[in-house]
Parts: sequence; structure tokens; C1' cells
RNA sequence: GAGGCGCGCAGCGGGAGAGAUCGCCUCCGACCCAGGUCGACGGCGGCGCCGAAGGAGCAACCGCCCCGGAAACUCUCAGGCCGAAGGACCGCGCGCAGGUU
Repeated sequence: GAGGCGCGCAGCGGGAGAGAUCGCCUCCGACCCAGGUCGACGGCGGCGCCGAAGGAGCAACCGCCCCGGAAACUCUCAGGCCGAAGGACCGCGCGCAGGUU
């Protein structure tokens, strides 16, 4: 000095699952029978569902073995179920530490 390993980054790319469900309400638009219908966005509530933000639980295992650390397993509090956003994780890029080779 370079590469691998480790950590970080509002960077770039990829990234799944599950009701475009039911009811009510505000607003907007269309129709015309002039107070009704239909449709879109938003809000609230109900039932059903998903797990890969976060959170929680058990545990193989690990440790300095008192006690801790621990999953893509489990639970769904949160979040999500057209799209958008988000998204564990993976790859690339950049930076940092260390000083094994």
C1' cells in the first nucleotide's frame, strides 16, 4: 500500500406477502325524475388477512457463564393489504477503524 473480514452512509439498483372488502360521513364531478343515483379522493368504524420498518417472546448456539447476547422461528402492539411511500435482506459505490495475511 492493496484485497478479504468488520462498522457506517438521507448514495445507486433489486426487493415479497395480504380485501381495489362492507357500512357511515364531509367535499368534488356527472346524470336528471330536483332529491335521488353513480363515481373519485379523504376521514371514521366493522369483519377478514399479511410480516421483511420498528417492537415483543421462546430458543439452537455463543460468551467474560452471576448473568448477558442471540433468528428469516413465533406474536401481531405498531405498521401494511390498487398505486405511491415504506420495506428485512442482497449487490455496487463511498468513507472509517484495525493491522490478521

The prediction has a mean pLDDT of 76. A computed fold for a 101-nucleotide RNA from an Alphaproteobacteria bacterium, annotated as Glycine riboswitch aptamer. Lineage of the source: Bacteria > Pseudomonadati > Pseudomonadota > Alphaproteobacteria. Rfam family: Glycine riboswitch aptamer. Gene Ontology term of the family: glycine biosynthetic process. Rfam's curators write: This family represents the bacterial glycine riboswitch.